[in-house]
This is a predicted structure of a 478-nucleotide part of an RNA (small-subunit ribosomal RNA, 3' major domain) from an uncultured Pseudomonadota bacterium. The coordinates come from a structure-prediction model, not an experiment, and the mean pLDDT is 82.

Context: one part of a larger RNA
RNA sequence: UGACGGGGACCCGCACAAGCGGUGGAGCAUGUGGUUUAAUUCGAAGCAACGCGAAGAACCUUACCCGCUUUUGACAUAGGGAUCGAGAGGUUAAGAGAUUAAUUUCAUCGGUUAGGCCGGAUCCCAUACAGGUGCUGCAUGGCUGUCGUCAGCUCGUGUCGUGAGACGUUGGGUUAAGUCCCGCAACGAGCGCAACCCCUAUACAUAAUUGCCAUCAUUAAGUUGGGCACUUUAUGUAAACUGCCACUGAUAAAGUGGAGGAAGGUGGGGAUGACGUCAAGUCCUCAUGGCCCUUAUGGGCGGGGCAACACACGUGCUACAAUGGUGGUGACAGAGAGAAGCGAAGGGGCGACCCGGAGCAAACCUCGAAAAGCCAUCUCAGUUCGGAUUGCACUCUGCAACUCGAGUGCAUGAAGUUGGAAUCGCUAGUAAUCGCGGAUCAGCAUGCCGCGGUGAAUACGUUCUCGGGUCUUGUACA
Numbered sequence: 001u002g003a004c005g006g007g008g009a010c011c012c013g014c015a016c017a018a019g020c021g022g023u024g025g026a027g028c029a030u031g032u033g034g035u036u037u038a039a040u041u042c043g044a045a046g047c048a049a050c051g052c053g054a055a056g057a058a059c060c061u062u063a064c065c066c067g068c069u070u071u072u073g074a075c076a077u078a079g080g081g082a083u084c085g086a087g088a089g090g091u092u093a094a095g096a097g098a099u100u101a102a103u104u105u106c107a108u109c110g111g112u113u114a115g116g117c118c119g120g121a122u123c124c125c126a127u128a129c130a131g132g133u134g135c136u137g138c139a140u141g142g143c144u145g146u147c148g149u150c151a152g153c154u155c156g157u158g159u160c161g162u163g164a165g166a167c168g169u170u171g172g173g174u175u176a177a178g179u180c181c182c183g184c185a186a187c188g189a190g191c192g193c194a195a196c197c198c199c200u201a202u203a204c205a206u207a208a209u210u211g212c213c214a215u216c217a218u219u220a221a222g223u224u225g226g227g228c229a230c231u232u233u234a235u236g237u238a239a240a241c242u243g244c245c246a247c248u249g250a251u252a253a254a255g256u257g258g259a260g261g262a263a264g265g266u267g268g269g270g271a272u273g274a275c276g277u278c279a280a281g282u283c284c285u286c287a288u289g290g291c292c293c294u295u296a297u298g299g300g301c302g303g304g305g306c307a308a309c310a311c312a313c314g315u316g317c318u319a320c321a322a323u324g325g326u327g328g329u330g331a332c333a334g335a336g337a338g339a340a341g342c343g344a345a346g347g348g349g350c351g352a353c354c355c356g357g358a359g360c361a362a363a364c365c366u367c368g369a370a371a372a373g374c375c376a377u378c379u380c381a382g383u384u385c386g387g388a389u390u391g392c393a394c395u396c397u398g399c400a401a402c403u404c405g406a407g408u409g410c411a412u413g414a415a416g417u418u419g420g421a422a423u424c425g426c427u428a429g430u431a432a433u434c435g436c437g438g439a440u441c442a443g444c445a446u447g448c449c450g451c452g453g454u455g456a457a458u459a460c461g462u463u464c465u466c467g468g469g470u471c472u473u474g475u476a477c478a
Base pairs, nucleotide, nucleotide: 001478002477003475004474005473007472008471009470010469011468012467013466015462016461019426020425021424022423023422026318027317028316029315030314031313032312033311034309035308042053043052064304065303066302067301068300069299070298073129077128078127079125080124081123082122083121084120087106088105089104090103091102092101093100094099109119110118111117112116131293132292134291135290136289140287141286142282143281144280145278147276152191153190154189155188156187157186158167159166160165171182172181173180197270198269199268200267202238203237204236205235206234207233208232211228212227213226216225217224241264244258245257246256247255248254320419324378325377326376327375328374329373336367337366338365341360342359346355347354348353385416390411391410392409393408394407395406396405432454433453434452435451436450437449438448
């Protein structure tokens, strides 16, 4: 100087407390461990691995296993030789296919020149080499997680100390903040904080189609004429600064209350992550040193596996019901996506879906709410709760749904009556609850990323638990 303390003082955080809803019990989904297996590819491991890499494993993906097959190679550059203008597609035979053999249709260069030459492609030969998701993240770059959006981390000059170092950065107040004020052997400065950026809340100006409709006419309908007032859209501007008032405070910084205001003391949300820590993670995104393989640890293909199942754990979904279930009726969003796409009207089917094909590269067309509300019924039951499991019959995608897809109808109707010890999230348009969209994607979502609808309770307080910050103290630790 740090680190540590079941030392002290002060302060903060959904850290506790006060509340609301969960997890832990059940069934299922998903990830992991374990076990099994020819293989169940690999990585991730307290917080910070475990719905994680994977924004989507039937083939492909795919790295694993079995079998078949190939050796200058699927891909790059270079040498020699041969052929030719490259090329695209079909058929036949063998085969599981890769591949091999045969055949056929179409198409058939550019620059330049007197020829030629240059550029281009395929095949063969030989060798340099290619190739490796093989190893090392403890050789690395890059990227990322974490402490933590915590308020810290440092430097120059100067001063003090033999020195390591200290002061500054401590102290008194204050703040979300090393934020600001005052004091002071310090005076200044940098990286962080804040602000500058984006979204959102208010108003004004401009603009008016695909948006809107107050007035006039018109219609089944903002449908059409008309209009741009209003709504909205999208560009600009204004607006919030403790600016004003009062009180408290040291006359400071600031705090408390008030006025005005759409908004008040950082208005709400996002992006933004200091010096560093964990030899944290990643050689399987990529790049890369070293090592290793080179008729194989490379390449191609068919099939299988990643989907197994006594069990254990994490994360979720659905429930156990009456604040509910069922039937009927029935209104209101936002944000997105769309051409090998979204797909309307109309028709068929109990339904998944099918036929159909209008319109739309979309403020134009299409995809499109549910809970809520109202009416009826069920009357506390393992039930008209719950939907697992299984049987049968189908639908869709796709060469192909056996291993191993999703969906529909009929039948079946399991566990489950609110969950031990323990444990998680959340402070407001939040929790809870309800549906909608998107990426990936042929198909497949209870996951992820977004969107809006309905919309609470509680916070006395900081003794305690956890984490963090500042000062101080002890230390046989570095």

It matches the Rfam family "Bacterial small subunit ribosomal RNA".